Predicted 3D model of a 72-nucleotide RNA (transfer RNA) from a Bacteroidaceae bacterium. It matches the Rfam family "tRNA". The family's RNA type in Rfam is transfer RNA. The RNAcentral record of the sequence draws on ENA. The coordinates come from a structure-prediction model, not an experiment, and the mean pLDDT is 80. Taxonomically the source falls in Bacteroidaceae (Bacteria, Pseudomonadati, Bacteroidota, Bacteroidales).

This record gives sequence, structure tokens and C1' cells, in this order.
RNA sequence: GUCUCUGUAACUCAAUGGAUAGAGUAAUAGAUUUCUAAUCUAUAAAUAAGGGUUCGAUUCCCUUCAGAGAUA
Repeated sequence: GUCUCUGUAACUCAAUGGAUAGAGUAAUAGAUUUCUAAUCUAUAAAUAAGGGUUCGAUUCCCUUCAGAGAUA
């Protein structure tokens, strides 16, 4: 240089083009406890960026960015 794959919450993962993107762990607050741990309840937190197709895009297409692999 060329080709392929991946990018969703702090972390690990879901989500046939269709209701407000969901779960576990973690975090915060509360309950319980003499205190801590554990347990229960609640809360906040995300689609890499830009554009296109579509009535509707996390999903399909293009470009860019980041990472991984293959090849010479």
C1' cells in the first nucleotide's frame, strides 16, 4: 500500500428496518445491621463522527476516525 473484521452505559454483552435502545457487574442514594459485608429498593449513565436511502436506521450504503487481523 491492498483486503477483511470490529466500534452500543465505567466494564462485559443483547437488540428481524418498527412502542421510550435492554440485561449483568460496577457507581450513587435509601432501607436493613451496633458497624462493615451480604440482601432489598430506587436513580443516573451509551449506539465512534459526518452524510445518504427509507414513512421509519443501532441495523442498509458512502466517506472519515480508532482498533485488530491477513497479504507483499